[in-house]
Context: one part of a larger RNA
RNA sequence: UGACGGGGGCCCGCACAAGCGGUGGAGUAUGUGGUUUAAUUCGACGCAACGCGAAGAACCUUACCUGGGCUUGAAGUGCUAGUGGUAGAAACCGGAAACGGCGACGACCCGCAAGGGAGCUAGCAGAGGUGCUGCAUGGCUGUCGUCAGCUCGUGUCGUGAGAUGUUGGGUUAAGUCCCGCAACGAGCGCAACCCUUAUCCCAUGUUGCCUGGCUGUCAUGGCCGGGAUCUCUGAGGAAACUGCCCGUGAUAAACGGGAGGAAGGUGGGGACGACGUCAAGUCAUCAUGGCCUUUAUGUCCAGGGCUACACACGUACUACAAUGGCCGGUACAGCGGGAUGCGAGACAGCAAUGUGGAGCAAAUCCCUGAAAGCCGGCCCCAGUUCAGAUUGUGGGCUGCAAUUCGCCCACAUGAAGGUGGAAUCGCUAGUAAUCGCAGAUAAGCAUUGCUGCGGUGAAUACGUUCCCGGGUCUUGUACA
Numbered sequence: 001u002g003a004c005g006g007g008g009g010c011c012c013g014c015a016c017a018a019g020c021g022g023u024g025g026a027g028u029a030u031g032u033g034g035u036u037u038a039a040u041u042c043g044a045c046g047c048a049a050c051g052c053g054a055a056g057a058a059c060c061u062u063a064c065c066u067g068g069g070c071u072u073g074a075a076g077u078g079c080u081a082g083u084g085g086u087a088g089a090a091a092c093c094g095g096a097a098a099c100g101g102c103g104a105c106g107a108c109c110c111g112c113a114a115g116g117g118a119g120c121u122a123g124c125a126g127a128g129g130u131g132c133u134g135c136a137u138g139g140c141u142g143u144c145g146u147c148a149g150c151u152c153g154u155g156u157c158g159u160g161a162g163a164u165g166u167u168g169g170g171u172u173a174a175g176u177c178c179c180g181c182a183a184c185g186a187g188c189g190c191a192a193c194c195c196u197u198a199u200c201c202c203a204u205g206u207u208g209c210c211u212g213g214c215u216g217u218c219a220u221g222g223c224c225g226g227g228a229u230c231u232c233u234g235a236g237g238a239a240a241c242u243g244c245c246c247g248u249g250a251u252a253a254a255c256g257g258g259a260g261g262a263a264g265g266u267g268g269g270g271a272c273g274a275c276g277u278c279a280a281g282u283c284a285u286c287a288u289g290g291c292c293u294u295u296a297u298g299u300c301c302a303g304g305g306c307u308a309c310a311c312a313c314g315u316a317c318u319a320c321a322a323u324g325g326c327c328g329g330u331a332c333a334g335c336g337g338g339a340u341g342c343g344a345g346a347c348a349g350c351a352a353u354g355u356g357g358a359g360c361a362a363a364u365c366c367c368u369g370a371a372a373g374c375c376g377g378c379c380c381c382a383g384u385u386c387a388g389a390u391u392g393u394g395g396g397c398u399g400c401a402a403u404u405c406g407c408c409c410a411c412a413u414g415a416a417g418g419u420g421g422a423a424u425c426g427c428u429a430g431u432a433a434u435c436g437c438a439g440a441u442a443a444g445c446a447u448u449g450c451u452g453c454g455g456u457g458a459a460u461a462c463g464u465u466c467c468c469g470g471g472u473c474u475u476g477u478a479c480a
Base pairs, nucleotide, nucleotide: 001480002479003477004476005475007474008473009472010471011470012469013468015464016463019427020426021425022424023423026318027317028316029315030314031313032312033311034309035308042053043052064304065303066302067301068300069299070298077125078124079123080122081121082120083119088105092101093100094099108117109116110115128293129292131291132290133289137287138286139282140281141280142278144276149188150187151186152185153184154183155164156163157162168179169178170177194270195269196268197267199238200237201236205232209227210226211225212224213223214222215221241264244258245257246256247255248254320420324379325378326377327376328375329374330373336367337366338365341360342359346355347354348353386417391412392411393410394409395408396407397406433456434455435454436453437452438451439450
């Protein structure tokens, strides 16, 4: 100087407390361990691995296994030699294919030609490797932590390691600011500058908005106009700064209250992550040193596997019901996507879906009926009109192909489950809870994953003794 302490002081955080909803019990989905297997490819392992890489394993993917092929090779570069009936190749034969055999036919570019190039064959140099090492590395990432810290120059002090500044008194979300001070300044962080959301102004008016007439099978549907107020769109600007008032305070920084205001003291949200820590993660995104391999650890193909199943754990979904279930009627979003695409109306079908194809490269058309909600009816506390696992039968869709191993529909079947032990998680406001919608993922496949979007919309916080993590000052130490 640090680190540590079941030392002390001060302070903070959904850290506890106060509340709301869960997990742990059931079924299922998914990941992992284990076991099994010819293979169940590999990686990730406290927080910070386990719905993670994977924004989508039937073939492909695919790296694994079994079997069958190839050996300058599936792709690329260079050198030497050879090769016009050359390269290529229909058909045929073997085969699961890859591949092998045979092979009618039969080329291209430069050049008058000779010849050269390309291609092919043989050989060489070398290719290839998702083989090993993340403890040889780059790059990228997680984490402490959006925590308030980490340092430097000069000066001063100390023999020195170092100290001072950065400590102290206040204050802040903040090493934020003020005051003091042997310090005076400065840098990386904090904050601000960026995006979005909340209010207004101006501009813009089509496909959007408002509105008149005609028509009308009544669908704000068609046709013809008009407008720029409003909603909205998107370009530019305004607005918030403790600016104003009162009080507290050292007259400071600031704090408490108030006015005005759409918004008030960082308005809400996002992007943004200091010096460093964990030899943290990744050689399987990529790049790369070294090592290993070279008729195989490379490469091609078919089939299988990654989907196994006594069990254990994590993360979710659905429930156990009456604040509910079922039936009928009825209302209101936002983000997005659309040309090998989205696909209206209509018709067929109980439905999945099919036929068909209007319109739309989209403020125009389509996906697109939002659902919870509201109105009315039934159920009457039961393993039920709760719950939906499992299984059977019949169908639909995609695709060369749904057996291993896809999704959907109908009918039938109707399991466990009575609110869950010890323990444990999330959340402070448009949040939790609850309800649906959209999108990415090159056929299909997510009712449960992920990323977004809007609808309805709470309760509680006395407080900091305790648990966890962190900051700062100080103290002890046989630790470095």
Source information: This is a predicted structure of a 480-nucleotide part of an RNA (small-subunit ribosomal RNA, 3' major domain) from an uncultured bacterium. The prediction has a mean pLDDT of 82.